The prediction has a mean pLDDT of 87. Small-subunit ribosomal RNA, 5' domain from an uncultured bacterium, 504 nucleotides, folded computationally. Rfam family: Bacterial small subunit ribosomal RNA.
[in-house]
Context: one part of a larger RNA
RNA sequence: GGAUGAACGCUAGCGGCAGGCUUAACACAUGCAAGUCGAGGGGCAGCACGGGUAGCAAUACCUGGUGGCGACCGGCGCAAGGGUGCGUAACGCGUGAGCAACAUGCCCUAUACAGGGGGAUAAUCCAGGGAAACUUGGUCUAAUAUCCCAUAGCAUUUAGAGGAGGCAUCUUCACUAAAUUAAAGCUUCGGUGGUAUAGGAUUGGCUCGCGUGACAUUAGCUAGAUGGUGAGGUAACGGCCCACCAUGGCUAUGAUGUCUAGGGGUUCUGAGAGGGUGGCCCCCCACAAUGGAACUGAAACACGGUCCAUACACCUACGGGUGGCAGCAGUAGGGAAUAUUAGUAAUGGGCGAAAGCCUGAACUAGCAACGCCGCGUGUGCGAAGAAGGCCUUCGGGUUGUAAAGCACUUUUUGAGAGGAUGAGGAAGGACGGUACUCUCAGAAUAAGUCUCGGCUAACUACGUGCCAGCAGCCGCGGUAACACGUAGGAGGCGAACGUUAUCC
Numbered sequence: 001g002g003a004u005g006a007a008c009g010c011u012a013g014c015g016g017c018a019g020g021c022u023u024a025a026c027a028c029a030u031g032c033a034a035g036u037c038g039a040g041g042g043g044c045a046g047c048a049c050g051g052g053u054a055g056c057a058a059u060a061c062c063u064g065g066u067g068g069c070g071a072c073c074g075g076c077g078c079a080a081g082g083g084u085g086c087g088u089a090a091c092g093c094g095u096g097a098g099c100a101a102c103a104u105g106c107c108c109u110a111u112a113c114a115g116g117g118g119g120a121u122a123a124u125c126c127a128g129g130g131a132a133a134c135u136u137g138g139u140c141u142a143a144u145a146u147c148c149c150a151u152a153g154c155a156u157u158u159a160g161a162g163g164a165g166g167c168a169u170c171u172u173c174a175c176u177a178a179a180u181u182a183a184a185g186c187u188u189c190g191g192u193g194g195u196a197u198a199g200g201a202u203u204g205g206c207u208c209g210c211g212u213g214a215c216a217u218u219a220g221c222u223a224g225a226u227g228g229u230g231a232g233g234u235a236a237c238g239g240c241c242c243a244c245c246a247u248g249g250c251u252a253u254g255a256u257g258u259c260u261a262g263g264g265g266u267u268c269u270g271a272g273a274g275g276g277u278g279g280c281c282c283c284c285c286a287c288a289a290u291g292g293a294a295c296u297g298a299a300a301c302a303c304g305g306u307c308c309a310u311a312c313a314c315c316u317a318c319g320g321g322u323g324g325c326a327g328c329a330g331u332a333g334g335g336a337a338u339a340u341u342a343g344u345a346a347u348g349g350g351c352g353a354a355a356g357c358c359u360g361a362a363c364u365a366g367c368a369a370c371g372c373c374g375c376g377u378g379u380g381c382g383a384a385g386a387a388g389g390c391c392u393u394c395g396g397g398u399u400g401u402a403a404a405g406c407a408c409u410u411u412u413u414g415a416g417a418g419g420a421u422g423a424g425g426a427a428g429g430a431c432g433g434u435a436c437u438c439u440c441a442g443a444a445u446a447a448g449u450c451u452c453g454g455c456u457a458a459c460u461a462c463g464u465g466c467c468a469g470c471a472g473c474c475g476c477g478g479u480a481a482c483a484c485g486u487a488g489g490a491g492g493c494g495a496a497c498g499u500u501a502u503c504c
Stems, first nucleotide, its partner, number of pairs: 001504004006500004013375005020367001021334001027331002030329003035076003040073002043069002047067003050063005083287003092212008102204002107200007115149004125138005155180006162173004185192002213259003220250003225247006232240001262284004267276003289310005312323004340365001342364003347361001348359004378408004388399004413441006422431001448493005453474003459488005469476002
């Protein structure tokens, strides 16, 4: 000098853009953050409409008939999106390859198919238990829930024989025989969904080469350990797991141990080489109070799912229960320090045939000069060089064209009027009566901060008297201090300026 997710002191007019718990992965009151589908189903708690009964009427009661729909069965979603960086020195990440060892819901393409039957169950109703959370028994019922039979090949398995190819195990293509496995309807009649197989696309899983911290004041480490055979398990390879057998495997090219740490694209600095960094944004990974486990599912060993244990907190009728903000706001605490318990139009996502519903994703607004950038705080003329201040050799010098005064302008500000794009065809805009445009008023509403001994741009007076104090280094201060404090003047930067911390 540059830089910062900064903080502190003093000061402060406006706008645009960006960023805002770096500390306690500390604990959390409250609200919201994942639903949706009645065009799968039985139904009808509530609402609205219609109808009926009673009544003069108000109104009351009845009625799934209609719109629709709480709860229930069922489907899809909830594995995405959002958060955090605890752990992890690792195939975690980066990069380049491989899978003759793999999976892939929704989506696209192609081919073929959808025949028949059965038994349940939730809701409802009835009867209980419990303070609650919740729960037990009985009766009835439906489905795109579930089961059985049929049908079946380019599917799977087994056996046989043949061709082609390669990268060790092998791969692939015809053929023959046997065995096994499917389905679901709804409809406003336009469609839409179902099953099987093959291919695609996408997303993932696994393996390998190379690269990726510190310490040798860590030198030896290792029994599922290294390999084989067999069996199990997985979508798949594999000590992944198990039985048996062998005794291997790693290491000075740093094993093992300890400490530290999410990785990368980046970003800061630097002429570069290098050094530092990993906040925001994007990709990958890991985690969801702590530890463990599986279930469901195409995918989880699942942040707002389940079970167990632990700690903590809450409710309780003491028998027993409930909870998990490292989602968005917000609270307490910690800290030098970090914001609103705001709005919903678009975009994206989920569901749905659609209308639409949901969405603290997202887009906006709010707060704070936290940063970067832009604009303004007037412009021209104006010497009696006014007054005042300060200095003085008392002549004057300086503040200083500065002010006053005269003439202008209106960015900004205030007031008034109009008023968007963003939503491509009719409507539909949170932001927002915002941006922007026009008119009017009037210099009106707007300057500080640090320094002035040398480094280093900028000097005098007074006060103080090794005191009070200053200080980045050298060093100032003990009676004329350009170094302390104040004043005048000057220099630097300017809505900022200075200090501190950290990196180059």